[in-house]
RNA sequence: AGGCGCGUAGCUCAGUUGGUUAGAGUGCUUGCUCGACACGCAAGAGGUCGACGGUUCGAAUCCGUCCGCGCCUACCA
Repeated sequence: AGGCGCGUAGCUCAGUUGGUUAGAGUGCUUGCUCGACACGCAAGAGGUCGACGGUUCGAAUCCGUCCGCGCCUACCA
């Protein structure tokens, strides 16, 4: 330098054909339970969907550029 993949909640990840309010597990907070803790039960908070721009009535989803991470190839030696 080129190619491919990935980026969504604190963490690990889903998200179908673009469709109206973005989800799960775990963690966190509060309550219940218990002598107390853990477990369990109930409720809740938590997201610029990597950034910007474009297409569209409508974008996490499609297109372009850029950023970050990983893998491969090439170059140098």
This is a predicted structure of a 77-nucleotide RNA (transfer RNA) from an uncultured Gammaproteobacteria bacterium. Model confidence (mean pLDDT): 81 of 100. Its Rfam family is "tRNA". It is annotated as a transfer RNA.